[in-house]
Model confidence (mean pLDDT): 80 of 100. Transfer RNA from uncultured Geobacter sp., 76 nucleotides, folded computationally.
RNA sequence: GCCGCCUUAGCUCAGUUGGUAGAGCAAUUGAUUCGUAAUCAAUAGGCCAUCGGUUCGACUCCGAUAGGUGGCUCCA
Numbered sequence: 001g002c003c004g005c006c007u008u009a010g011c012u013c014a015g016u017u018g019g020u021a022g023a024g025c026a027a028u029u030g031a032u033u034c035g036u037a038a039u040c041a042a043u044a045g046g047c048c049a050u051c052g053g054u055u056c057g058a059c060u061c062c063g064a065u066a067g068g069u070g071g072c073u074c075c076a
Stems, first nucleotide, its partner, number of pairs: 001072007010025004019056001027043005049065005
C1' cells in the first nucleotide's frame, strides 16, 4: 500500500424480509435473614463509532472518515 471482518447499555454479546432496540452479568431499590452471602421481585441504564446519501421511514441499504482486528504484497 491492497483486501476482508468488527464498532449496539458499565462489561460480554443478540437483533431473520428497512417499520416502537433486547438478553446475561454488573448497578440501584425492596423482600427474605439475627447479620452477611446466596435467592426472589422490581427499577434505572442506549446520540446503535462519526459524517453524509437513498427512502414515507435506516442499527439494518450506499459512500466517506476514525478506531480495532486478520490476511496479502513491496522496500529496507
Lineage of the source: Bacteria > Pseudomonadati > Thermodesulfobacteriota > Geobacteraceae > Geobacter. Rfam family: tRNA. From the family's description: Transfer RNA (tRNA) molecules are approximately 80 nucleotides in length.